[in-house]
Formats: sequence, structure tokens, C1' cells
RNA sequence: AAUAGGAAAAGGCAAACUAUUCUAAAGAAUAGGACGCAAAGCUUAGGGUCUAAGGUUUAAUAAACUACGAUCGCCUGGUUACCAAU
Repeated sequence: AAUAGGAAAAGGCAAACUAUUCUAAAGAAUAGGACGCAAAGCUUAGGGUCUAAGGUUUAAUAAACUACGAUCGCCUGGUUACCAAU
């Protein structure tokens, strides 16, 4: 440096749920908590999904559409990294 891995060792992250806070919502942050994770580190770049404040349309107490919002623990790509083996 490359390959395919997580047996061992050292560790890491933290779903649901609960509390508080923020947000129009989706969702997020912090604390507790562990379902899982070899990138469950970072990146919304492409696709998917969620929401629809604002906007647009309509037959207008409403409905439909729409991301400039959100999700990398949905997939793909990019990028960085632990351990041992060959």
C1' cells in the first nucleotide's frame, strides 16, 4: 500500500421508549436507556421517503400540488478512520 474480514484485544456509536428544550410540521438537541451497527464517522452529491410553514391552483369553513425544511440508523456515490490476518 492492497485484499477480504471483525475470531481475539482495545475501544466506539446508540434504536424504541421516558423527561426537558427548539420547530408550522417532519424532525432535531441534551440527559437517561440499549434494538442494533465494521464506518450507525463526515458529506443531502444522485435516487427514495417524511413534512408542507410560505407559495400556487381549485368547484375555497376546505382540498390538491410544491422544499428553500428533514432523514447518511433507506440505498448509491464521495471522503477520512480502529484492530488483527494475508
Background: Model confidence (mean pLDDT): 85 of 100. This is a predicted structure of an 86-nucleotide RNA (c-di-GMP-I riboswitch aptamer) from Salipaludibacillus neizhouensis. Rfam family: c-di-GMP-I riboswitch aptamer. Its family is annotated with cyclic-di-GMP binding in the Gene Ontology. Taxonomically the source falls in Salipaludibacillus (Bacteria, Bacillati, Bacilli, Bacillaceae).